[in-house]
Context: one part of a larger RNA
RNA sequence: GGCGGGGUGCCCGCUCAAGCGGAGGAACAUGUGGUUUAAUUAGAUGAUACGCGAGGAGCAUUACCCGGGCUUAAAUUGCACCUGAAUAAUGUGGAAACAUGUUAGCCGUAAGGCAGGUGUGAAGGUGUUGCAUGGUUGUCGUCAGCUCGUCCCGUGAGGUGUUGGGUUAAGUCCCGCAACGAGCGCAACCCUUACGGUUAGUUGCUAGGCAAGAGCACUCUAGCCGGACCGCCGUUGACAAAACGGAGGAAGGUGGGGAGGAUGUCAAAUCAUCAUGCCCCUUAUGACCUGGGCCUCACACGUACUACAAUGGCCGUUAACAGAGGGAAGCAAAGCCGCGAGGCAGAACAAAACCCCAAAAACGGUCUCAGUUCGGAUCGUAGGCUGCAACCCGCCUGCGUGAAGUUGGAAUUGCUAGUAAUCGCGGAUCAGCAUGCCGCGGUGAAUACGUUCCCGGGCCUUGCACA
Numbered sequence: 001g002g003c004g005g006g007g008u009g010c011c012c013g014c015u016c017a018a019g020c021g022g023a024g025g026a027a028c029a030u031g032u033g034g035u036u037u038a039a040u041u042a043g044a045u046g047a048u049a050c051g052c053g054a055g056g057a058g059c060a061u062u063a064c065c066c067g068g069g070c071u072u073a074a075a076u077u078g079c080a081c082c083u084g085a086a087u088a089a090u091g092u093g094g095a096a097a098c099a100u101g102u103u104a105g106c107c108g109u110a111a112g113g114c115a116g117g118u119g120u121g122a123a124g125g126u127g128u129u130g131c132a133u134g135g136u137u138g139u140c141g142u143c144a145g146c147u148c149g150u151c152c153c154g155u156g157a158g159g160u161g162u163u164g165g166g167u168u169a170a171g172u173c174c175c176g177c178a179a180c181g182a183g184c185g186c187a188a189c190c191c192u193u194a195c196g197g198u199u200a201g202u203u204g205c206u207a208g209g210c211a212a213g214a215g216c217a218c219u220c221u222a223g224c225c226g227g228a229c230c231g232c233c234g235u236u237g238a239c240a241a242a243a244c245g246g247a248g249g250a251a252g253g254u255g256g257g258g259a260g261g262a263u264g265u266c267a268a269a270u271c272a273u274c275a276u277g278c279c280c281c282u283u284a285u286g287a288c289c290u291g292g293g294c295c296u297c298a299c300a301c302g303u304a305c306u307a308c309a310a311u312g313g314c315c316g317u318u319a320a321c322a323g324a325g326g327g328a329a330g331c332a333a334a335g336c337c338g339c340g341a342g343g344c345a346g347a348a349c350a351a352a353a354c355c356c357c358a359a360a361a362a363c364g365g366u367c368u369c370a371g372u373u374c375g376g377a378u379c380g381u382a383g384g385c386u387g388c389a390a391c392c393c394g395c396c397u398g399c400g401u402g403a404a405g406u407u408g409g410a411a412u413u414g415c416u417a418g419u420a421a422u423c424g425c426g427g428a429u430c431a432g433c434a435u436g437c438c439g440c441g442g443u444g445a446a447u448a449c450g451u452u453c454c455c456g457g458g459c460c461u462u463g464c465a466c467a
Stems, first nucleotide, its partner, number of pairs: 001466001002464003006461002009459005016450001019415004026306001029303005034297001043052001064292002067289002070286001076122009087104007106113002124281002127279001129277001133275002135270003138266001140264001145184006152159002164175003190258004195226007204216003229252001232246005308408001312367006325356003330349001335344003374405001379400007421443007
């Protein structure tokens, strides 16, 4: 140092406990295993893989399979020789790629340029090795640790400092001490949010019937500044650090949230982002094209979505009420058509100006506990949209159909406040296609006695046949 199913040693964490909601049962979505297949490309696999890389597989993507065709090659470039531009139009075979024809057609005084062909030197490889590597990342863990210089102690490994007494979220600070100092971490500096002041007022705001015009008090926007420091008071404490209570205050003891991850651990992950050593392929393991596959389906697991209903479903009413984003190959209003998806139309807007743009809630009615006016899978049919193209294999709408499901065994998970739960909205990707992801606001709880026990971690100490 590591380990112990050692310590009536100390301490911490949604660790347990106290609560609230889930998942495990159902249907469906999605990822994975397995199975199947010509192929179902490949990677990730306890925690730390499994709605993961993928922020979007119909073709393409695409790396896989069948088949067809290419070989200096799909892309980049040096040299030598040959040809004449480049390019445009057009024919035949063909699924296309490709093969094979026809017609028109060079610039420059020259050197040469440009393009094609032949030869040659380079190429190309999502082929192998993440146990040869760089870079990047996960995890312990935002845990409070990890070290160094000099001194001192020890034959040495090493110790000391860093242990001890208090205290803290913290090796945070105080006190003591053979130690005295210092570094990487902690904290602070940065962003955001909560309060105020000031400056600036257009596209914002205000008064008014509208507009023009006016104004900048208010809302708001966005720059600067202030404000919180245990600063003040009291108590406790060792006259310390600090803790507890109080005042004032928009905010109180790190105010809330973010970014930020020490030395190291797991030969952890990635050679398929990229880079790269060695090895391997070179008429193929390179490159092109059509079609198929990545979408299989007895089954098993993970993660979500929708439900099983009355705190609800359905219908109606009310100018209901947001925030944050996006918009030119774009967002699209009014108006009209359609039951609807949608169509016609195209005002305004490179946007504090115009557009995308809320739902739960509230109020009234109905249903009366049923497999139902719950639930919506599945299937039939008629349509819409995108796109060369929706058969394999897209999304949406109308009508009909109306499955399982009546709260879920063992075992298990998240969360301490504007949080959980619940409700919708936006964005990236994107022609089209989220129940995923990343964000945004609306409504808005319960509980925490406590740290004995389970799990993880820090410090001290003890045992050890391990190093």
Molecule: small-subunit ribosomal RNA, 3' major domain
Organism: uncultured bacterium